[in-house]
Context: one part of a larger RNA
RNA sequence: CUGGGCGUAAAGAGCGUGUAGGCGGCUUUUCAAGUCGGGCGUGAAAUCUCCGGGCUUAACCCGGAAAAGUCGUUCGAUACUGUUGAGCUAGAGUGUGGAAGAGGCUACUGGAAUUCCGUGUGUAGCGGUGAAAUGCGUAGAUAUACGGAGGAACACCUGCGGCGAAGGCGGGUAGCUGGGCCAACACUGACGCUAAAGCGCGAAAGCUAGGGGAGCAAACGGGAUUAGAUACCCCGGUAGUCCUAGCCUUAAACGAUGCUGACUUGGUGUCCCGGGUAUUCAGUCCCGGGGUGCCGGAGCUAACGCGUUAAGUCAGCCGCCUGGGGAGUACGGUCGCAAGGCUGAAACUC
Numbered sequence: 001c002u003g004g005g006c007g008u009a010a011a012g013a014g015c016g017u018g019u020a021g022g023c024g025g026c027u028u029u030u031c032a033a034g035u036c037g038g039g040c041g042u043g044a045a046a047u048c049u050c051c052g053g054g055c056u057u058a059a060c061c062c063g064g065a066a067a068a069g070u071c072g073u074u075c076g077a078u079a080c081u082g083u084u085g086a087g088c089u090a091g092a093g094u095g096u097g098g099a100a101g102a103g104g105c106u107a108c109u110g111g112a113a114u115u116c117c118g119u120g121u122g123u124a125g126c127g128g129u130g131a132a133a134u135g136c137g138u139a140g141a142u143a144u145a146c147g148g149a150g151g152a153a154c155a156c157c158u159g160c161g162g163c164g165a166a167g168g169c170g171g172g173u174a175g176c177u178g179g180g181c182c183a184a185c186a187c188u189g190a191c192g193c194u195a196a197a198g199c200g201c202g203a204a205a206g207c208u209a210g211g212g213g214a215g216c217a218a219a220c221g222g223g224a225u226u227a228g229a230u231a232c233c234c235c236g237g238u239a240g241u242c243c244u245a246g247c248c249u250u251a252a253a254c255g256a257u258g259c260u261g262a263c264u265u266g267g268u269g270u271c272c273c274g275g276g277u278a279u280u281c282a283g284u285c286c287c288g289g290g291g292u293g294c295c296g297g298a299g300c301u302a303a304c305g306c307g308u309u310a311a312g313u314c315a316g317c318c319g320c321c322u323g324g325g326g327a328g329u330a331c332g333g334u335c336g337c338a339a340g341g342c343u344g345a346a347a348c349u350c
Stems, first nucleotide, its partner, number of pairs: 003322004007304002012318001014201004021194003025088004031082001033081002035077007049065006091191001092188004096183003103177007110154001115149007125136002162169002206247006215241002220236004258317006266295011299306002323350003332343004
């Protein structure tokens, strides 16, 4: 460089935003860069191919021809791409009016439960397990009633329900704020798609500083089990889990399935919006749009399966793979306080 690929065999970047680049709707005009045609020049010789010839043949050699492809210049063509100008509305966007939602941030607030503290009642056990023991308890526990403190999480509602780009989001109220969807019109007029770099977001754990600490609980201590038991079970228990500010940037970050657009039989459930019909105001019937599931047709697939939410049929752009081990290691670079992350080989070996 090229081919074939990327749900599960190696392979879709965790997600977004966006620069360059690549690609780009309908009609018409200009130019003629790409593109196409003609002329001229160039395209050394040898080699290769074809024809003819010379060594007894061949290899070899000699003569001739053709072809191939590239480039330059000039004349011309204008469908397509490009370019210039003008226009359009089907892509994209804006406005108007609606409905839904655990989308985000901040503040305030509620009840149940666990634990602890105080007081009352009450007495010998409680707790825990397969069975026990460690543990707690006559300094009065467990149980029970009332009161108080504090932290964390929000039962029912809750739903193959909803929202978000992903990570993720669930008590209530208020404020601030993002996005998507529907309806009928009006407006802008290709303003678009993708996206190397870059930038931002990014569960949990971990790190720094300051707070907080009820429950849970790495480490750790003890009790059991066992041949042993650095475990599984039990009693305790510190970081941590929570908040504020700042780092870290990873994951089975999964739909193991990049984004966008178009096209291609159906059935059925559910969420949101709109229209129609019936009985006037439909959760219920019919139709349209947007989500989210299940089942299946053609087709695809190695099979499993996918199947209008494609893994079908196409187009554009990006990322990635190229036998196993060595190895996501070493070295270098870069980021980080560190832990480590990103980038990422080779020898050797099968």

This is a predicted structure of a 350-nucleotide part of an RNA (small-subunit ribosomal RNA, central domain) from an uncultured bacterium. The prediction has a mean pLDDT of 89. RNAcentral holds the full RNA, with entries from ENA, Greengenes and SILVA. Rfam family: Bacterial small subunit ribosomal RNA.